Predicted 3D model of RNase P RNA and transfer RNA as a complex of 451 nucleotides.
RNA sequence: CCAGUUGACCGGGCGGCCGCUGCGCUUUUUUAAAGCGUGGAGGAAAGUCCGGGCUCCAUGAGAACACGGUGCCGGGUAACGCCCGGCGGGGGCGACCCCAGGGAAAGUGCCACAGAAAGCAAACCGCCCCGGUUCGCCGGGGUAAGGGUGAAAGGGUGCGGUAAGAGCGCACCGGGCUGCCGGUAACGGACGCCGCACGGUAAACCCCACCGGGAGCAAAACCGAAUAGGGACGAUGGGAGUUUCGGCUCCAGCCGAGUUCUCUCGGCCGGUCGUCCGGGUUGGUUGCAGGAGGGUCCUGGUAACAGGGCUCCCAGAUGAAUGGUCGCCAAGAGGGUUUUCCCUCGAACAGAACCCGGCUUACAGGUCAACUGGUGAU
RNA sequence: GGGGCUGUAGCUCAGUUGGGAGAGCGCGUCGUUCGCAAUGACGAGGUCGUCGGUUCGAUCCCGAUCAGCUCCA
Numbered sequence: 001c002c003a004g005u006u007g008a009c010c011g012g013g014c015g016g017c018c019g020c021u022g023c024g025c026u027u028u029u030u031u032a033a034a035g036c037g038u039g040g041a042g043g044a045a046a047g048u049c050c051g052g053g054c055u056c057c058a059u060g061a062g063a064a065c066a067c068g069g070u071g072c073c074g075g076g077u078a079a080c081g082c083c084c085g086g087c088g089g090g091g092g093c094g095a096c097c098c099c100a101g102g103g104a105a106a107g108u109g110c111c112a113c114a115g116a117a118a119g120c121a122a123a124c125c126g127c128c129c130c131g132g133u134u135c136g137c138c139g140g141g142g143u144a145a146g147g148g149u150g151a152a153a154g155g156g157u158g159c160g161g162u163a164a165g166a167g168c169g170c171a172c173c174g175g176g177c178u179g180c181c182g183g184u185a186a187c188g189g190a191c192g193c194c195g196c197a198c199g200g201u202a203a204a205c206c207c208c209a210c211c212g213g214g215a216g217c218a219a220a221a222c223c224g225a226a227u228a229g230g231g232a233c234g235a236u237g238g239g240a241g242u243u244u245c246g247g248c249u250c251c252a253g254c255c256g257a258g259u260u261c262u263c264u265c266g267g268c269c270g271g272u273c274g275u276c277c278g279g280g281u282u283g284g285u286u287g288c289a290g291g292a293g294g295g296u297c298c299u300g301g302u303a304a305c306a307g308g309g310c311u312c313c314c315a316g317a318u319g320a321a322u323g324g325u326c327g328c329c330a331a332g333a334g335g336g337u338u339u340u341c342c343c344u345c346g347a348a349c350a351g352a353a354c355c356c357g358g359c360u361u362a363c364a365g366g367u368c369a370a371c372u373g374g375u376g377a378u
Numbered sequence: 379g380g381g382g383c384u385g386u387a388g389c390u391c392a393g394u395u396g397g398g399a400g401a402g403c404g405c406g407u408c409g410u411u412c413g414c415a416a417u418g419a420c421g422a423g424g425u426c427g428u429c430g431g432u433u434c435g436a437u438c439c440c441g442a443u444c445a446g447c448u449c450c451a
Base pairs, nucleotide, nucleotide: 001374002373003372004371005370006369007368008367009366010365012329013328014327015326016325017324018323020040021039022038023037024036025035026034027033028032042349046360047359049358050357051356052355053354054216055215056214057213058264060263061262062261063260064259065258067212068211069210070209071208072086073085074084075083076082087101088099089098090097091096102207103206107205108204109201110200111199124147125146126143127142128141129140130139131138132137155173156172157171158170159169160168174196175194176193177192179191180189181188182187220286221285222284223283230277231276232275233274234273235272238251239250240249241248242247253268254267255266256265293312294311295310296309297308298307299306300305332345333344334343335342336341379450380449381448382447383446384445385444388403389402390401391400397434405421406420407419408418409417427443428442429441430440431439
């Protein structure tokens, strides 16, 4: 210098003028307006794919079933399908990257077409032996080395062996297994044993382990306004005791957010309650901005992260604010030009709506750090 | 803002143990008719919204993404 890998970060700056919005103060003509001060989008605010806080449903408890989810091992975390470290497999010369990565020896299903044969073994061509022969071949038997089909044909290579062959025997590689050694574990081993018995598919049913109640801030609560409090369905039930006749107590029963069972709790009579339909109102407040919060330093840890000290307050709209314009500067891009220089542009994805931790997706241009391969010079 | 559903031929829709991509209407050619309609025969027409993964193999199973429809106070 060229090509690349990983991680972190920025994603215009300053000033003038005119606007929008939250809060505070002051003034005024006080449901408000004006002035001043101060705060005012993002790394993804997005997709709503996971996990939580919060609210309501009974803030219910336990067990079983159903349904859904997750899935190597260890750790982190409020929790997670996230993150960190490791293991195994795959890719790359390498830095490094990717993997829904439990179980196929509990059982079931499927493996189309092709092929002789698709899961239990089978023999089309071929090879070998025997018998026959009209010399074309036919019949019986052996074999699975070779050919052919297929995504896949039941260990691979070599030597020996054989009629031809074959783990039939041996060496190496692969595989399996009770043990041995190392490791917390996944797992690893040039230890030992076994000629090899066991195809693939679980993002098919299923088995195992673990986790999970549902709905969502348009949740939910309160105030105000409005009108006809209208129609349909269901419940309001049973027995006993007591009574001052209003009621109270007990037993069984029914209902209560996946189903069933047990226990607890709540509700079950006079015009109330629940659901649905119809009608009216389409205003305000709370929820709602101090939080698993940000910055910096120290300590522990390989790391994710944890603990401690100091410091800061940092959007809150709702027909929905966070903008427009002008000037200067600048990374950079394009064109002209031998260069100096001149002209033009100066931008991406996108925009809070209860909040937080992640993941995924989109993104013009740029910065920094570490590392890899190649080339050149000294 | 939040929840749910759908995407297959020009239009309306089928399509499951994962292996052939289909139906009706429409379109084209030919026949029939004096001509048209109707009708008969034959035929064309597909990125199964897009991308990736699992699998020998994907409209189908899984994930991401895009577009459309619908519900709520």
Model confidence (mean pLDDT): 76 of 100.
Rfam match: Bacterial RNase P class A. It is annotated as a ribozyme.